[in-house]
The RNA shown here (small-subunit ribosomal RNA) has 1461 nucleotides and comes from a metagenome. RNAcentral holds the sequence, with entries from SILVA.
RNA sequence: AGAGUUUGAUCCUGGCUCAGGAUGAACGCUGGCGGCGUGCCUAACACAUGCAAGUCGAACGGAAAGCUUGCUUUCGAAUGAGCGGAGAGUGGCGCACGGGUGAGUAACACGUAGCUUAUCUGCCCUGAAGACGGGGAUAACCCACGGAAACGUGGGCUAAUACCCGAUAAGCUCACACUGCUUAGUAAGGUGUGAGAAAAGCUCCGGCGCUUUGGGAUGAGGCUGCGGCCCAUCAGCUUGUUGGUAAGGUAAUGGCUUACCAAGGCUACUACGGGUAGGGGACCUGAGAGGGUGACCCCCCACACUGGGACUGAGACACGGCCCAGACUCCUACGGGAGGCAGCAGUGAGGAAUAUUGCGCAAUGGACGAAAGUCUGACGCAGCAACGCCGCGUGGGUGAUGAAGGCCUUCGGGUCGUAAAGCCCUUUUCUUAGUGACGAGUACGGACGGUAACUGAGGAAUAAGUGUCGGCUAACUACGUGCCAGCAGCCGCGGUAAAACGUAGGACGCAAGCGUUAUCCGGAAUUACUGGGCGUAAAGCGCGUGCAGGCGGGACAACAAGUCAGCCGUGAAAGCUCCCGGCUAAACUGGGAGAGGUCGGUUGAAACUGUUGUUCUUGAGGAUGUCAGAGGUAUGUGGAAUUCCACGUGUAGUGGUGAAAUGCGUAGAUAUGUGGAGGAACACCAGUGGCGAAGGCGGCAUACUGGGGCAUCACUGACGCUGAGACGCGAAAGCAUGGGUAGCGAACGGGAUUAGAAACCCCGGUAGUCCAUGCCGUAAACGAUGUACACUAAACGUUCGUAGGGCCACGUGUCCUAUGAGUGUUGAAGCUAACGCGAUAAGUGUACCGCCUGGGGAGUACGGUCGCAAGGCUAAAACUCAAAGGAAUUGACGGGGGCCCGCACAAGCAGCGGAGCGUGUGGUUUAAUUCGAGGCUACGCGAAAAACCUUACCUGGGUUUGAAAUCAUAGUGUUAGGUCUGGGAAAUCAGAUUGACCUUCGGGAGCUAUGACAGGUGCUGCAUGGCUGUCGUCAGCUCGUGUCGUGAGAUGUUCGGUUAAGUCCGAAAACGAGCGCAACCCCUAUUGUUAGUUACAUGUGUCUAACGAGACUGCCUGCGGCAAGCAGGAGGAAGGUGGGGAUGACGUCAAGUCAGCAUGGUCUUUAUGUCCAGGGCUACACACACGCUACAAUGGCGCGUACAAUGGGUCGCUAAACCGCGAGGUGGAGCCAAUCCUCUAAAGCGCGUCCUAGUUCGGAUUGCAGGCUGCAACUCGCCUGCAUGAAGUCGGAGUUGCUAGUAACCGCAAAUCAGCACGUUGCGGUGAAUACGUUCCCGGGCCUUGUACACACCGCCCGUCACGUCACGGGAGUUGGUCACGCCUGUAGUCGAGAAGCUAACCGCAAGGAGGCUAUCGCCGAAGGCAGGGCCGAUGACUGGGACGAAGUCGUAACAAGGUA
Repeated sequence: AGAGUUUGAUCCUGGCUCAGGAUGAACGCUGGCGGCGUGCCUAACACAUGCAAGUCGAACGGAAAGCUUGCUUUCGAAUGAGCGGAGAGUGGCGCACGGGUGAGUAACACGUAGCUUAUCUGCCCUGAAGACGGGGAUAACCCACGGAAACGUGGGCUAAUACCCGAUAAGCUCACACUGCUUAGUAAGGUGUGAGAAAAGCUCCGGCGCUUUGGGAUGAGGCUGCGGCCCAUCAGCUUGUUGGUAAGGUAAUGGCUUACCAAGGCUACUACGGGUAGGGGACCUGAGAGGGUGACCCCCCACACUGGGACUGAGACACGGCCCAGACUCCUACGGGAGGCAGCAGUGAGGAAUAUUGCGCAAUGGACGAAAGUCUGACGCAGCAACGCCGCGUGGGUGAUGAAGGCCUUCGGGUCGUAAAGCCCUUUUCUUAGUGACGAGUACGGACGGUAACUGAGGAAUAAGUGUCGGCUAACUACGUGCCAGCAGCCGCGGUAAAACGUAGGACGCAAGCGUUAUCCGGAAUUACUGGGCGUAAAGCGCGUGCAGGCGGGACAACAAGUCAGCCGUGAAAGCUCCCGGCUAAACUGGGAGAGGUCGGUUGAAACUGUUGUUCUUGAGGAUGUCAGAGGUAUGUGGAAUUCCACGUGUAGUGGUGAAAUGCGUAGAUAUGUGGAGGAACACCAGUGGCGAAGGCGGCAUACUGGGGCAUCACUGACGCUGAGACGCGAAAGCAUGGGUAGCGAACGGGAUUAGAAACCCCGGUAGUCCAUGCCGUAAACGAUGUACACUAAACGUUCGUAGGGCCACGUGUCCUAUGAGUGUUGAAGCUAACGCGAUAAGUGUACCGCCUGGGGAGUACGGUCGCAAGGCUAAAACUCAAAGGAAUUGACGGGGGCCCGCACAAGCAGCGGAGCGUGUGGUUUAAUUCGAGGCUACGCGAAAAACCUUACCUGGGUUUGAAAUCAUAGUGUUAGGUCUGGGAAAUCAGAUUGACCUUCGGGAGCUAUGACAGGUGCUGCAUGGCUGUCGUCAGCUCGUGUCGUGAGAUGUUCGGUUAAGUCCGAAAACGAGCGCAACCCCUAUUGUUAGUUACAUGUGUCUAACGAGACUGCCUGCGGCAAGCAGGAGGAAGGUGGGGAUGACGUCAAGUCAGCAUGGUCUUUAUGUCCAGGGCUACACACACGCUACAAUGGCGCGUACAAUGGGUCGCUAAACCGCGAGGUGGAGCCAAUCCUCUAAAGCGCGUCCUAGUUCGGAUUGCAGGCUGCAACUCGCCUGCAUGAAGUCGGAGUUGCUAGUAACCGCAAAUCAGCACGUUGCGGUGAAUACGUUCCCGGGCCUUGUACACACCGCCCGUCACGUCACGGGAGUUGGUCACGCCUGUAGUCGAGAAGCUAACCGCAAGGAGGCUAUCGCCGAAGGCAGGGCCGAUGACUGGGACGAAGUCGUAACAAGGUA
């Protein structure tokens, strides 16, 4: 520090995700040791039990047990004195500390800095002054009584450092008077007078206490500035409220409380309301700024079952105190009582989850005490837990037959791996034995602890896991699985060869831990202060006016708020950083220094900002003159056109469309003429011309009126810019009321189109469009570009001014130059992701406002507000996706455009499609009808030959190392093999008989058995090789270097010509090159030479076959840029690639083939192998494809007659001759072939016949009789003869081939083959027609354009409906929480009243009084009750839309001109 993910690829925008660190954690697997820390985050839920706050006899009265002793004694004991001092009581101090928790609290609660002259402060320190004289009670105790208990009542006795009275008063308090630094004025302080209030003793005789008062220290109370959460879908809040006066209250200020008076106070700098939350030091993260957190430790606050209240006290409204109410729990004799772990342990519950009912007061600290000491779950320790951090170990060295074994393998080997074993060492740790602390100070006293540490002995001994290995991200193979099981943080893996699942081996990472989950920061500049944006990606309000606010021109002066500097104070400790030190080191810890702030004070500076004053003119405004304009409002007025009405002329149509129809018209339309009515809009001028803030504004005239430009100026003097709210304007549509209505025209009706057509087209037509008034307040209200100002190259238009000049027809003319204001085009720099913008900025800057933060949900719901309504403004969340998007690139595509080509169309010829037959395919059938091929590019295709064989299929019968191969071991002489007999359909089995070869004599070969293995036309052509088809013999496909572009890419290859051609020429940021094109190769047409066996008949010639020649736009004319080339001509056998063939670029179709062959994987192994017989591949309602033969006279038939070429032949071709009507037979000459045979070519030609008919056409079908091949023609061959004589009379829609020796017609040969050819491949014979042309169909090439396509239009994609799942809104309601308010009742308690009752201290001789207490009453008052309400949830029949969900329905809206932009 970045990376992955949108795309075919690219750049950008933008979200999601990952790598890092952290945690009071939890979970999974695993686990050796030690040190230091940490450990209920949930139920402020409920708690059994024990402990956590007592202490003082030197404050006081007493006193049990026990001991000593005297007396008495019935020997049980009683009693006196002394010692003793438990437990309880009075009294003092403490219990307000320490410890826990975070519920509440958004607050002076906290932090920080101040104030308190508005205050208090026990114990402690220090100073001053004192402590005199009296008095009355009371608990304990005793007696009596009540109660279950808790506890209490009455009577009697008694003490004090308990209580009370009096005296004294340095000082204190209060009142009054005087004074009073300072001040606007008080106050504080000082002086005086008067009034008032104190005390306690104990003692070990050292002291300790007591009272008043001053000061200090510490602690506490109160007030203030500033700082730190969210929501405006909370915008107004407030009646003790704000202030005053008086009183009360408090330690003290104060509406803190009360009475009266006034009507204030707070709020956009966020009041009020709602939600959430203890705050800070700090902690985590981060480069920092920030963001998040508030466990442990420290400070502050708040709370102590919930709510309220006071008492005591220096201090509390009190965690382990009191009273009341409530909930809960417990005891009870039912009458009544008791309790409060958010102290330490512990229990239950909750939860993913958090420990021992331990030891000790030895240390530190605290309470009490004079002290000894007692108490102390504070604390010190130990226990449990890998919860965290830190450290250590699980051994070290040597060791190659690279052992065994595992895994992989190309079978050679590789790897685990020096790893192991073995040998030599060590002992941290472990076990064991011994010594044994520091912490403890001057003595005693150590929970930890017989611990740490040290010493010795033993023995490699006791000690390794976990996650990952597709990319990000370090680490790869095998097997299993087969979109299953599963994985996954994101992208994504898995559908038979998975480095992604599971297992194994190996590897990588970390390590007593490792992973996962959760949360926070980071990465994220993804809320942007540091540090982002807004033309098209999300984002400029539709436009203006303008209050607040923000910002603001030049000069001088003052002040010092901001700002800057110095000094002072403070920012607790811990923490952090640095330095030094202590535990062996580290973690941990001690000491020192530093850092840490929107802080306070003080002294200064004065540039800038600010404030104040004075001033200036350039910003702004104003004045004068002048100019342009569809700027606005109102009122008039004009002509053209449409429609309607009236009349005339006139007759059958008109209108409308792609074509039609509805409509109108013989009741007279349309057309045409004249006249009239009415409404709306203003042709030409008219222009990227003008005006306006925007919306918008268009005949002409008049009235009123807003703004702008230019020129000049001697005026004002910063008066400015922007602008949250607010206010105004605001197209169209729409709404309300009233008018108006010619044309147009939602809705609606009709006609068409269509599968449908609720649309597009046509005929009608209502609202509306128009006017007036009032609403609405939105638009792609767009330049998708806020307003204002300044600066920054040029060039060319245009509108309106001004100045100067020229021309002239002298006008409202025209041209040029300069300078302003608008409005456009191109463009430098610059900017931009690119497109583009570019003085009218999207450049460079300033000021202010508005807005954005992934897509969807959604501009939606709820709430609020505006509106008559429609609806507008404001504006979420759940849920869901990993994208959504911008610009540009290359392709592909378009019912986009341009250019060009092809038997592509057109022009022709012959066909196919109809018939019969043949062949192939589909389908059906079957035991099987083996398999493959499937638009073009499958279908007379694989198959250049299915009767058996072939053959892969079916049925049945055999066989299992096999029909054929290799190897090993063993056996075999009656060997292998043959012949015969028998069984059988055969394969084959059984029997009889015969009996082979080579040899180096071992054996080999053969056969048999066993084991390795063979075999498979089984599967996968989507694992493959090879081969092939197709686009297409189309002209294309690329590369190097350079250049351009951020890049994908572009350029070259585009453009102008030309060509069959990316063929060539020219131009050109390209220059070259490669694969293709062409040429080189073969055949053919002409010819020369040579040779010639068979050919021919000696020669010439023909023919055969070898080498040559010939054609190159070479020549001429024209066109052309005088280039390429094109057109014509000459010559020539042939002329512009002469004709034909071979030759097939980069690639496309997961095209075809595992059944031609090869081959990975997989399956099978007495079978899916193999052998045999028979059957099937030949089936047959039917459909398609390709052919053959025809339908006839350009013909059929008969007779006669002419002319080929390519080929083939010895298991062959087969002659002559003879036989047969014929197929054929007999026959066997010749020929291994230019020799012989196949071999008569046929159409043609000549003559004759038929006469338009289902025929003398046509030959299917069938019968009979034959021939040939073959082991065998039944299923199932071919041919012949005789007989039979079907359909068919030229073929619908549609469709195929062909441009010349071609089509068409005619026959011949060959391969395959025993036989079988209408097929195929070749061969020759006869031999045409037509092409104007490129509009259209199909295919292709190039350029360009649009695109939401890239699996690329057979693409993409929208909405309803149906089904499932999920979250949300509405909803008659139901239900819960919370918050105040109103009324009623009203606890405890303070305060007030208290005439009734009670009453020791004081007064009084007494009576009585003062004072006190109580009952009772009043105000307030918790809780409760009644009633209505606000807010927030849960739930609800039904309902609404939304999201998501491999293969549902209907259509086709959008993307191309998307077929109506």